A computed fold for a 1519-nucleotide RNA from an uncultured prokaryote, annotated as small-subunit ribosomal RNA. Its mean pLDDT, the model's own confidence on a scale to 100, is 84. The sequence is in RNAcentral, with records from ENA. Rfam family: Bacterial small subunit ribosomal RNA. Its family is annotated with structural constituent of ribosome and ribosome in the Gene Ontology.

[in-house]
RNA sequence: AGAGUUUGAUCCUGGCUCAGAAUGAACGCUGACGGCGUGCCUAACACAUGCAAGUCGAACGAGAAAAGGACCCUCGGGUCCUCAGUACAGUGGCAGACGGGUGAGUAACGCGUGGGUAAUCUGUCCUUGAGUGGGGAACAACCCGGCGAAAGCUGGGCUAAUACCACAUGAUAUCAUUUAACCUUUGGAUUGAAGGAGAAAAGGUAGCGAGCUUCGAGCGCUACCGCUUGGGGAGGGGCCUGCGUCCCAUUAGCUAGUUGGUGAGGUAAAGGCUCACCAAGGCUCCGAUGGGUAGCCGAGCUGAGAGGCUGACCGGCCACACUGGAACUGAGACACGGUCCAGACUCCUACGGGAGGCAGCAGUGGGGAAUUUUGCGCAAUGGGGGAAACCCUGACGCAGCGACGCCGCGUGGGCGAUGAAGGCCUUCGGGUCGUAAAGCCCUGUCAGGCGGGACGAAAUUUAUGGGUGCUAAUACCACUCAUGAUUGACGGUACCGCUGGAGGAAGCCCCGGCCAACUCCGUGCCAGCAGCCGCGGUAAUACGGAGGGGGCAAGCGUUAUUCGGAAUUAUUGGGCGUAAAGGGCGUGUAGGCGGCUUCGUAUGUCUUCUGUGAAAGCCCUCGGCUCAACCGAGGAAUUGCAGGGGAAACUGCAGAAAUCGAGUUCGGGAGAGGAGAGUGGAAUUCCCAGUGUAGCGGUGAAAUGCGUAGAUAUUGGGAGGAACACCCGUGGCGAAGGCGGCUCUCUGGACCGAUACUGACGCUGAAGCGCGAAAGCUAGGGUAGCAAACAGGAUUAGAUACCCUGGUAGUCCUAGCUGUAAACGAUGAGCACUUGGUGUGGCGGGUAUCGACCCCUGCCGUGCCGAAGCUAACGCAUUAAGUGCUCCGCCUGGGGAGUACGGUCGCAAGGCUGAAACUCAAAGGAAUUGACGGGGGCCCGCACAAGCGGUGGAGCAUGUGGUUUAAUUCGACGCAACGCGAAGAACCUUACCUGGGUUUGAACUGUAGGUGACCGCCUCAGAAAUGAGGUUUUCCUUCGGGACACCUGCGGAGGUGCUGCAUGGCUGUCGUCAGCUCGUGUCGUGAGAUGUUGGGUUAAGUCCCGCAACGAGCGCAACCCCUGCCCUUAGUUGCCAGCGGUUCGGCCGGGAACUCUAAGGGGACUGCCGGUGAUAAACCGGAGGAAGGUGGGGAUGACGUCAAGUCCUCAUGGCCUCUAUGUCCAGGGCUACACACGUGCUACAAUGGGCGGUACAGAGGGUUGCAAGAGCGUGAGCUGGAGCUAAUCCCAAAAAGCCGUCCUCAGUUCAGAUUGCAGUCUGCAACUCGACUGCAUGAAGUUGGAAUCGCUAGUAAUCGCGGAUCAGCACGCCGCGGUGAAUACGUUCCCGGGCCUUGUACACACCGCCCGUCACAUCACGAAAGUCGGCUGUACCCGAAGUCACUGAGCCGACCCGCAAGGGGGGCAAGUGCCUAAGGUAUGGUCGGCGAUUGGGGUGAAGUCGUAACAAGGUAGCU
Repeated sequence: AGAGUUUGAUCCUGGCUCAGAAUGAACGCUGACGGCGUGCCUAACACAUGCAAGUCGAACGAGAAAAGGACCCUCGGGUCCUCAGUACAGUGGCAGACGGGUGAGUAACGCGUGGGUAAUCUGUCCUUGAGUGGGGAACAACCCGGCGAAAGCUGGGCUAAUACCACAUGAUAUCAUUUAACCUUUGGAUUGAAGGAGAAAAGGUAGCGAGCUUCGAGCGCUACCGCUUGGGGAGGGGCCUGCGUCCCAUUAGCUAGUUGGUGAGGUAAAGGCUCACCAAGGCUCCGAUGGGUAGCCGAGCUGAGAGGCUGACCGGCCACACUGGAACUGAGACACGGUCCAGACUCCUACGGGAGGCAGCAGUGGGGAAUUUUGCGCAAUGGGGGAAACCCUGACGCAGCGACGCCGCGUGGGCGAUGAAGGCCUUCGGGUCGUAAAGCCCUGUCAGGCGGGACGAAAUUUAUGGGUGCUAAUACCACUCAUGAUUGACGGUACCGCUGGAGGAAGCCCCGGCCAACUCCGUGCCAGCAGCCGCGGUAAUACGGAGGGGGCAAGCGUUAUUCGGAAUUAUUGGGCGUAAAGGGCGUGUAGGCGGCUUCGUAUGUCUUCUGUGAAAGCCCUCGGCUCAACCGAGGAAUUGCAGGGGAAACUGCAGAAAUCGAGUUCGGGAGAGGAGAGUGGAAUUCCCAGUGUAGCGGUGAAAUGCGUAGAUAUUGGGAGGAACACCCGUGGCGAAGGCGGCUCUCUGGACCGAUACUGACGCUGAAGCGCGAAAGCUAGGGUAGCAAACAGGAUUAGAUACCCUGGUAGUCCUAGCUGUAAACGAUGAGCACUUGGUGUGGCGGGUAUCGACCCCUGCCGUGCCGAAGCUAACGCAUUAAGUGCUCCGCCUGGGGAGUACGGUCGCAAGGCUGAAACUCAAAGGAAUUGACGGGGGCCCGCACAAGCGGUGGAGCAUGUGGUUUAAUUCGACGCAACGCGAAGAACCUUACCUGGGUUUGAACUGUAGGUGACCGCCUCAGAAAUGAGGUUUUCCUUCGGGACACCUGCGGAGGUGCUGCAUGGCUGUCGUCAGCUCGUGUCGUGAGAUGUUGGGUUAAGUCCCGCAACGAGCGCAACCCCUGCCCUUAGUUGCCAGCGGUUCGGCCGGGAACUCUAAGGGGACUGCCGGUGAUAAACCGGAGGAAGGUGGGGAUGACGUCAAGUCCUCAUGGCCUCUAUGUCCAGGGCUACACACGUGCUACAAUGGGCGGUACAGAGGGUUGCAAGAGCGUGAGCUGGAGCUAAUCCCAAAAAGCCGUCCUCAGUUCAGAUUGCAGUCUGCAACUCGACUGCAUGAAGUUGGAAUCGCUAGUAAUCGCGGAUCAGCACGCCGCGGUGAAUACGUUCCCGGGCCUUGUACACACCGCCCGUCACAUCACGAAAGUCGGCUGUACCCGAAGUCACUGAGCCGACCCGCAAGGGGGGCAAGUGCCUAAGGUAUGGUCGGCGAUUGGGGUGAAGUCGUAACAAGGUAGCU
């Protein structure tokens, strides 16, 4: 720090996902040790049991027992001493308000931070002043009774105190009055003076003591501890306050003690805190009120930071203590382990009544994915009490449990190659696990055993000794020093030593990309994986296992959650033309922002200082545990808040001045700006009349419709409504919507020019208000044309559409409503700045002119093109989408959805506001390359057209489908399968079927063992294979054996079995189409483009020119072969002109001329001429030439496409098979036959057929062969064999043709299928199942529907010939020659193709994509009669405990009056009243659960119907 994922690829936008860190975690697998931390996040659910707050005898009274001892004894016991002034309980004091727990409530002065208290309190503690006198009366305990099951209650009697009550004294405490000083926010505070009022207390312990004594003590003194009353302090509270502190506006208004005042009450204290009266206020868009959620902070996690999330542990604050209410006591509570009441729950009960509160520590149940021991100790630290010893302390210190976290450490180290065995892989060579192991040599952490053994402990206290203070005192006491003694839960722990021995100690996840790590096997869209993209349908690095590897390690993974990455809420740090996003437009309130000069101020701002910002934590330095985690010390930081001083540029505020922003005034012209009234002509329609006759109208074509009752057409007249042609213009006006004949009236705004004036008066604008196309709504008019709905006619598979004929709302007017549009420049408003060019509208200036123009120029508007710049690109570009400022609106993935609910507006339709569940990994923008289009342009091709001949009809042949079959082997399937593989299935072939055999096998190879030949021949059985029998028989040798053959075993063979979608090779096809690319350069962010496009031209990306391209490659062409002309060379088997011979046959001599043969050359290149063209390329014409513009033909097939074809040619991976899917044999099948298709042959006849005669080829083949002459046969053929290994001989007759003759248009003298008989040939064998011959038979067929094929010249058509395969079998295939046409105007159309361009939502590429209903399954949501609950408002009823107020006849000790009785004062019970918890009644609000039924929505490999959209998507699309 980024990465994956939208696409064929690209850039952008944008979401989703991953890598990191973290956790009070949980789960899975695994688990040696230690240290330090940490551990109910859920049910503030309920709790058994134990413990968690007591202590003080130096405040006080009382005061045991057991037990022991002694004595007495009536032997029952008693007394005394010790126990012991102990235990228990009580009075009293202090503490139970701390400590500990929890986070329910609380959105609050609760918390944080900074202030205030001149409005306050403070026990204990420190310091300082004063005092502590003299009295009195009770009540517990205790004793005696009573009630009760208990808890407990109660009557009488006695008694002490540091308990209680008067009195005395008493200040600067307090109060009131008078007065002075000082400060001050003018409220008051502080200080001083005067006299006045009223108000205290308690003692205890120790020591000493002249004197006194009942020898207990008292008293005095001293000391200490207390007590009372003041001042001050420290620490701790209370209250007030500035600022900060979550979400929802689908919560917008809230409030009667409410806001303020006066007075009173109350409190420690200000205050509506409470009450009476008065006033009518107070809060709120800077978010009141309401709802939801939540303890807050220091801090923790994350992050570069800013931020975001969290609030466990530790620390601060708050709140709570079963739920609700209340007060009492007290310095402090409205009190966790106190009280009272109400409620729920649990327990006890004798049924009358009682008891209880773990959110203390353990622990239990329950809940839950999940969270520990009913441990030890007060040794340390801290707390309470105490003078102290000491007691208490589940605070705390420790231990236990849990890998829950962090940290440390170990599971060994070195050497060790035959690279062991074994596993895995393998190309079979080997590689790898792997120095890993074994083996050798070492070490000794941890754990184990044995032994030693801490720090934490210093105090306190005490003993002794010394010093100081107090004091009359050497006493006591206090302080202090030295020495000794005393105290450890952890714990016999840490640590140390010894001991033995590598011994006891490694797992988990991952290995397709992201992301580090690859192979084999299994599986076969199954099982499964998956964080995202995605894997799995027979070769899965993605599933499962294994081997190997990678990562981390006593852990590793998963899940959950937070931050990060995410600049994906953007302050730092985003956007809004087309990706999501500018409000339809104006006006304007609040708010925000604001021009120039000057003076002041000091709000913001800056600087400096002070206070605070607790500690812990983070960071730095140092230090302590062996290190680290952890801990200690110091520092830094704490970005904040407050206060003081200072600065004055900028901002704010206050004052003054100015004019350039803004506005006013005057003059001028432009304009479909608005409203109202009037008016005009053209056209449509209708009505009347005339002329006139059969149609009109409409369409792709029609029909409906109109018309003989006279239409359409035409002429004249009339009626009525609506809209305003030409002018008309990227012209004008308006804020937008919008505005168009002409005239008048009223009226808004802008612009230009000019002067004076006002003096910042400005810009924007949440709310609010207004305007706002069309459609729609209400009421009333109006209605010519047009025209939703509707009707009819067509079209169509259908046609609720497109087209046609009609036609109502509506369109028009008036008044109102609606308030939306693709209300668009998809571009908010304002101001300023930033090169230009060229139009146009309005006004002005200059120059020129007689003048209009023209030209130059200023301002305002409106267009186009373009620089910089910007932009993802497209594009924008002074009218910005550039550069800045100000303000407003809006966006944050797609779908669900602009939907639901709520609110609000509307008559309604509906508008505005506006979610969620659920679901997807995309949805998008721009541009690129292709492909496609019922888009366009240019061009080509037997593509069409023009022609010739066919196919499709018949019969037959052949191939295919289908069917059949035991089998009809397999493959090929549009073109590009179908006379194709197959250049030849009777057996063989043969792969198929049936049956019979065989199993190391029919063929090949290695090895081990055994045997000795094997092969062949004969006989028998058999369908054969085969079996049985018989016969016959080796070679080499180093004598060990080997070769060869057979048998047995092992390894292996074999397979036309599967996969052509694992492959090689070969092939088809687009297509012999003209294309396909590269290097460098350039352009573009990029995919890519350019080149290769353009203008010409060509068969051609052929060539020329131009050009940011310049070159090059594969293709084209040429080079190669055949053929056409000539030459040279060479003449046998070929040839024969001339010469000779001749049997008349180039036969012979001879010739080398010619033909020919076959080798080498020449020739043709747009070379020449003319024209056209651009002077080019080239084209046209011509000449010459055998041939002319690639002469004709062939071979030759670019990059690629079709997962095209072939595993059955061959090769080959993998899989399968191994007494069978191998192999051998016989027979059968591949030849079947209702039928369908393809390719052919033969025909249908006279351009023909039969018969007779007669002529002319080329290219081939031939010894397992071709075979002549001759003979036989009607013939196929047979007999026979000359010649020929071939320019020699043979096949071999060429046929059509030509000559002659017959047939005369018919199912024929056409045609030949079919069938019968008889034959021939090949072959082991022609039954299934060959070809041919002869005779006989003589079918369909008379030119072929829709449709469709080939061919452009030596071509089509037609005629025969040869060859391969092959024993035989050819209508097929491959070749050869003979005869030999017609037509092409042309490129509109069909098909295919090339180039350019355009659109695209396609890219598996139109055989594409894709929409909606319906049906099925499933999920979440809305509505719904109702029903159930939570919270809450209002009114009323009832009203516990309790405070307060009043009453208080009953009751009462202290004090006062009084001799007493009694009274007073004061109080208690009881009662009444206000307030009030819970409860009740009634009626609302709000939120939620369920809900028959219902509504749409989402999702779901192969359902139904259509075809809406994407191309002009076949009616442009959309709103």